[in-house]
Context: one part of a larger RNA
RNA sequence: UGACAGGGGCUUGCACAAGAGGUAGAGCGUGUGGUUUAAUUCGAUGCAAAGCAAAGAAACUUACUAGGGCAUGACAUGUCACAAAUCCUCUUGAAAGAGAAGGGUGCCUUCGGGAACACGAAUACAGGUGGUGCAUGGUUAUCGUUAGCUCGUGCCGUAAGGUGUUGGAUUAAGUUCCGCAACAAGCACAACCCUCGUGUUUAGUUGCCACCAUUUAGUUUGGAACCCUGAGCAGACUCUUGGUGAUAAGCCGGAGGAAGGUGAGGAUGACGUCAAGUCAUCAUGCCCCUUAUGCCCUGGGUUACACAAGUGUUACAAUGGAUAGGACAAAGGGUUAUGAUCCUGUGAGGGCAAGCUAACUCCAAAAACCCGUCCUCAAUUCGAAUUGCAGGUUGUAACUCACCUGCAUGAAGUCAAAAUCGCUAAUAAUAGUCGGUCAACCAUACAACGGUGAAUUCGUUUCUGGGCCUUAUACA
Numbered sequence: 001u002g003a004c005a006g007g008g009g010c011u012u013g014c015a016c017a018a019g020a021g022g023u024a025g026a027g028c029g030u031g032u033g034g035u036u037u038a039a040u041u042c043g044a045u046g047c048a049a050a051g052c053a054a055a056g057a058a059a060c061u062u063a064c065u066a067g068g069g070c071a072u073g074a075c076a077u078g079u080c081a082c083a084a085a086u087c088c089u090c091u092u093g094a095a096a097g098a099g100a101a102g103g104g105u106g107c108c109u110u111c112g113g114g115a116a117c118a119c120g121a122a123u124a125c126a127g128g129u130g131g132u133g134c135a136u137g138g139u140u141a142u143c144g145u146u147a148g149c150u151c152g153u154g155c156c157g158u159a160a161g162g163u164g165u166u167g168g169a170u171u172a173a174g175u176u177c178c179g180c181a182a183c184a185a186g187c188a189c190a191a192c193c194c195u196c197g198u199g200u201u202u203a204g205u206u207g208c209c210a211c212c213a214u215u216u217a218g219u220u221u222g223g224a225a226c227c228c229u230g231a232g233c234a235g236a237c238u239c240u241u242g243g244u245g246a247u248a249a250g251c252c253g254g255a256g257g258a259a260g261g262u263g264a265g266g267a268u269g270a271c272g273u274c275a276a277g278u279c280a281u282c283a284u285g286c287c288c289c290u291u292a293u294g295c296c297c298u299g300g301g302u303u304a305c306a307c308a309a310g311u312g313u314u315a316c317a318a319u320g321g322a323u324a325g326g327a328c329a330a331a332g333g334g335u336u337a338u339g340a341u342c343c344u345g346u347g348a349g350g351g352c353a354a355g356c357u358a359a360c361u362c363c364a365a366a367a368a369c370c371c372g373u374c375c376u377c378a379a380u381u382c383g384a385a386u387u388g389c390a391g392g393u394u395g396u397a398a399c400u401c402a403c404c405u406g407c408a409u410g411a412a413g414u415c416a417a418a419a420u421c422g423c424u425a426a427u428a429a430u431a432g433u434c435g436g437u438c439a440a441c442c443a444u445a446c447a448a449c450g451g452u453g454a455a456u457u458c459g460u461u462u463c464u465g466g467g468c469c470u471u472a473u474a475c476a
Base pairs, nucleotide, nucleotide: 001476002475003473005471007470008469009468010467011466012465013464015460016459019423021421022420023419026314027313028312029311030310032308033307034305035304043052064300065299066298067297068296069295070294073125077124078123079122080120087103088102089100090099091098092097107114108113127289128288130287131286132285136283137282138278139277140276143272148187149186150185152183153182154163155162156161167178168177169176193266194265195264196263198234199233200232201231202230203229204228208223209222213220237260240254241253242252243251244250320375321374322373323372325370326369332363333362334361338355342351343350344349382413387408388407389406390405391404392403393402429452430451432449433448435446
């Protein structure tokens, strides 16, 4: 100087406390371990692996496995030789591939040829999702959006080093003020960026409708006020006021204001730590394979199942379930698409097919909610697993291994032990909507949207993570 402590002081965070909801018990979904297997491809393993990589495993994907094939190779460059290539037909085969027969030619041209493509030969080589993330680049997580990490000159010390960066206050903050052998400076902090919240200017179509008419209907004249949308501008700065403080930085209360003390959220992540993750995104050193650890194909596997723990979902009901009627969103997507109306089917769906390249049309019905009726506390009109039968859709193909519909069936489960998790306001909880990937789907996931909408925070004794100062030390 660091590191560490079951030392001390100060301080902070959904860390505890206060609260409300979960997990752990049940069924199912999903990833993982284990076991099994010809193969169950590989990676990720406390927090910081486990609905993770994977924003879509029936073939493909696919890296695994069984079998069938290839040998300069599916792909690249160079040399030689030959012919245009593409195309059409047949045999064999599970396909890949192998074999056979036939016809005919394009583009540029200085008519010599050339470009591009295919087959053949030889060889340099190609190829590798093979190994090493403990050889690496790049990139990512974590401590942590925590407030820290450093440097120049000076001064102090024999030196390692110290000082500055400590102290008194203050802040979300090494934020700011005061003091001081320090004075300046850099990277982080903050601000600058984006979204939301208020007003205003401008522009009114496909959006809007106060007034005058009009219609089934903002439908049509019309209007530019309102709503909304796009662009620009203003607005918040402790500005003002009272108290407090050291006459400071600030803190507490008030006014005004749409918003008040960082207005809310996002992006933004210092020096470093973990030989943290990734050689399977990519790149790459070295090592290894080269009639195979490369390449093509068919089928199978990644979906197995005594079990274990993780993460979700559905419930156990009456603040509910069923049924009939009624009301109110936002955001998003659409031409190989979205698909109205009508007809048909109990339904999934099918048929015909308008409109829309979208503020115009379609997906589209929002659901919790409100109002009637039934159920009356029961393993039930709760709960939906499981199983049988009959259908539908996508796709070459639905047995392994898709989703959806109808009828029948109707397990477990009556609120969950020890323990443990996230959450402080439009948040938790609750109820729906949309999107990406995608031929189709395992989405209950992920990402976004708006609807309804709480409780509690006395505080820092304790648990736990972090920061600063200080003390001790068997450590370096």